RNAcentral holds the sequence, with entries from Rfam and Ribocentre. Predicted 3D model of a 108-nucleotide RNA (SAM riboswitch aptamer (S box leader)) from Pseudobacteroides cellulosolvens. The coordinates come from a structure-prediction model, not an experiment, and the mean pLDDT is 75.
RNA sequence: CCCUUAUCAAGAGAGGUGGAGGGACUGAGCCCUAUGAAACCCGGCAACCGGCAAAUUGUAUCGGUGCCAAUUCCUGCAGAAUAUAAAGUAUAAUCUGAAAGAUGAGGA
Numbered sequence: 001c002c003c004u005u006a007u008c009a010a011g012a013g014a015g016g017u018g019g020a021g022g023g024a025c026u027g028a029g030c031c032c033u034a035u036g037a038a039a040c041c042c043g044g045c046a047a048c049c050g051g052c053a054a055a056u057u058g059u060a061u062c063g064g065u066g067c068c069a070a071u072u073c074c075u076g077c078a079g080a081a082u083a084u085a086a087a088g089u090a091u092a093a094u095c096u097g098a099a100a101g102a103u104g105a106g107g108a
Base pairs, nucleotide, nucleotide: 002107003106004105005104006103007102008101013042015041016040017039021032022031023030025076027075029073043068044067045066047065048064049063050062051059052058053057072100077097078096079095080094082092083091084090085089
């Protein structure tokens, strides 16, 4: 890197260093940021695996990862129905499913 599987509407600092960017992608949006971005340290949250228990569930400490603006920020493909205008359809918002992505566990 690839495959399988589960979850993704909750939660997480007026701290220190740093010094201009960041929010996965590419297309279109929108947002955060010198009242300091990314990154690192400290701090915190609690999703998965490991423990215990008969157990879908519960539970205490610890460990392995992970996470700590906004629903995975939204949208991107398909379907449904609603409203408006047209009567070919178009626009707007909503819902559902998939795709893609992130994280854990297992595998080759």
RNAcentral records the identical sequence in 2 taxa. The source organism's lineage runs through Bacteria, Bacillati, Clostridia, Oscillospiraceae and Pseudobacteroides.